[in-house]
Context: one part of a larger RNA
RNA sequence: CCCAACCGCUAUCGGGGUGAGGCUAAGCCAUGGAAGUCGCACGCCCCGGUUACCGGGGCGUGGCGGACGGCUGAGUAACACGUGGCUAACCUAACCUCGGGACGGGGACAACCCCGGGAAACUGGGGCUGAUCCCCGAUAGGUGAGGAGGCCUGGAAGGGUUCCUCACCUAAAGGGUGGUGUGGGGAUGUCCGCAUCACCGCCCGAGGAUGGGGCCACGGCCCAUCAGGUAGUUGGCGGGGUAACGGCCCGCCAAGCCGAUAACGGGUAGGGGCCGUGAGAGCGGGAGCCCCCAGAUGGGCCCUGAGACAAGGGCCCAGGCCCUACGGGGCGCACCAGGCGCGAAAACUCCGCAAUGCGGGCAACCGUGACGGGGUCACCCCGAGUGCCCCGAAGAGGGGCUUUUCCCCUCCGUAAGAUGGAGGGGGAAUAAGCGGGGGGCAAGUCUGGUGUCAGCCGCCGCGGUAAUACCAGCCCCGCGAGUGGUUGGG
Numbered sequence: 001c002c003c004a005a006c007c008g009c010u011a012u013c014g015g016g017g018u019g020a021g022g023c024u025a026a027g028c029c030a031u032g033g034a035a036g037u038c039g040c041a042c043g044c045c046c047c048g049g050u051u052a053c054c055g056g057g058g059c060g061u062g063g064c065g066g067a068c069g070g071c072u073g074a075g076u077a078a079c080a081c082g083u084g085g086c087u088a089a090c091c092u093a094a095c096c097u098c099g100g101g102a103c104g105g106g107g108a109c110a111a112c113c114c115c116g117g118g119a120a121a122c123u124g125g126g127g128c129u130g131a132u133c134c135c136c137g138a139u140a141g142g143u144g145a146g147g148a149g150g151c152c153u154g155g156a157a158g159g160g161u162u163c164c165u166c167a168c169c170u171a172a173a174g175g176g177u178g179g180u181g182u183g184g185g186g187a188u189g190u191c192c193g194c195a196u197c198a199c200c201g202c203c204c205g206a207g208g209a210u211g212g213g214g215c216c217a218c219g220g221c222c223c224a225u226c227a228g229g230u231a232g233u234u235g236g237c238g239g240g241g242u243a244a245c246g247g248c249c250c251g252c253c254a255a256g257c258c259g260a261u262a263a264c265g266g267g268u269a270g271g272g273g274c275c276g277u278g279a280g281a282g283c284g285g286g287a288g289c290c291c292c293c294a295g296a297u298g299g300g301c302c303c304u305g306a307g308a309c310a311a312g313g314g315c316c317c318a319g320g321c322c323c324u325a326c327g328g329g330g331c332g333c334a335c336c337a338g339g340c341g342c343g344a345a346a347a348c349u350c351c352g353c354a355a356u357g358c359g360g361g362c363a364a365c366c367g368u369g370a371c372g373g374g375g376u377c378a379c380c381c382c383g384a385g386u387g388c389c390c391c392g393a394a395g396a397g398g399g400g401c402u403u404u405u406c407c408c409c410u411c412c413g414u415a416a417g418a419u420g421g422a423g424g425g426g427g428a429a430u431a432a433g434c435g436g437g438g439g440g441c442a443a444g445u446c447u448g449g450u451g452u453c454a455g456c457c458g459c460c461g462c463g464g465u466a467a468u469a470c471c472a473g474c475c476c477c478g479c480g481a482g483u484g485g486u487u488g489g490g
Base pairs, nucleotide, nucleotide: 001490002489003488004487005486006485007484008483009482012384013383014382015381016380017379019377020376021342027340028339029338031337032336033335036064037063038062041061042060043059044058045057046056047055048054049053071295072294073293081219082218083217084216085215086214087213090212091211095208096207097206098205099204100203101202103137104136105135106134107133112127113126114125115124116123117122141169142168143167144166145165146164147163148162150161151160152159175200176199177198178197179196180195181194182193183192184191221267222266223265228258229257230256233255234254235253236252237251238250239249240248270292271291272290273289274285275284276283277282297318298317299316300315301314302313320331321330322329323328348374350373351372352371356370357368358367359366360365387401388400389399390398391397406426407425408424409423410422411421412420433479434478435477436476437475438460439459444474446473447472448471449470455462456461
């Protein structure tokens, strides 16, 4: 000198920001909100109107989504991250492209109705029913084994491709909407059906894209006052498991494996892009924004699913809290607000889906504390102002001028406002402090008080009766909406 945080005194306004419970308690939480959507999949029930018609709602089944988005940094010294590769050991819903296809049959269960248990949470029995729900058969297809042959990719076939045989597994919803034509009941349009066209869907295969899983090389903390560590340990055979390799898991066999190029142990720590400082080398940091990882009261496990071992899914244990009719139940803010606690330390229980994006939907649209806005805080950066001229004595006061900010009006602006922009009007009105003045170090040997007291001081040092050093006044110096102090980093 720069940066970060807090504190003291002081404070007019505007713009920008990726700032604001990060450091301490990954401590605990009242209340509200944060993930739904589809009636163009399906059944039942209800409502409104101008009632053969039109519109809306509820309950459940079903589909897709809830694995994204948001938060936090506890754990982790590790293939967690970064850079570069490998996967001949893998998966990928929705999306795109190409090829082919959808035949026949059956069934259940909610909602609903009936009966019951319970204080509640909720729950039991019986009966009915639809589907793009579930099942069976067929074909297509797939997987595996054996055999035959060439070809393709490649560094290398164990991969791909063609054929034969065998074994195993095993598809589909011809559904919905709209248009046109037509048949039936009917009172013409509604209802039931057929044909055809369009769109949205369904199934199988191949490829792509996207997203991920796994493996490897190298790189980045401290301690050797941590020197030996290791029994699923190291390898093999066989199996289980997985999308997949593997001691991942298991049985048997062998006795290996790692280590001063630091194993093992201990401490600390999420990693990176980046950020601060510095001419650089370096040193320090990992808050905010972006990428990756990990976690969701502590710990373990699982279902569903393309994907989770799942923050607003389930189960169990632990600890905490709540309700209870004492029989039994419920909860998890490291999401947005908000509260308590802890602390030197940090905001509103605000508005809106108008924009961007995401989920659902053919769409209209719905949802979205993501996000976009506003509010609070001098937290940071940038900008502007607190007036100008004259008379007077350099004062008080007075006169004139200007108008950043300020007040009023209109328009633009905005989801709505506000801020803001433009125009008009009013009015100097509404606006200066903080630290210092012995030396270092810029600015007093001025006045009063005090009298080794009270106090100041980073250091040297001041103060014991004339203190340029304490406490004040005046004056002066520095910076200025700031200015000083403390702590930490460079």
Description: The part of an RNA shown here (small-subunit ribosomal RNA, 5' domain) has 490 nucleotides and comes from Zestosphaera sp. The source organism's lineage runs through Archaea, Thermoproteota, Thermoprotei, Desulfurococcaceae and Zestosphaera. It matches the Rfam family "Archaeal small subunit ribosomal RNA". On this family, see Yusupov et al., Science 2001: "Crystal structure of the ribosome at 5.5 A resolution". Gene Ontology terms of the family: structural constituent of ribosome and ribosome. Its Rfam clan is "SSU clan".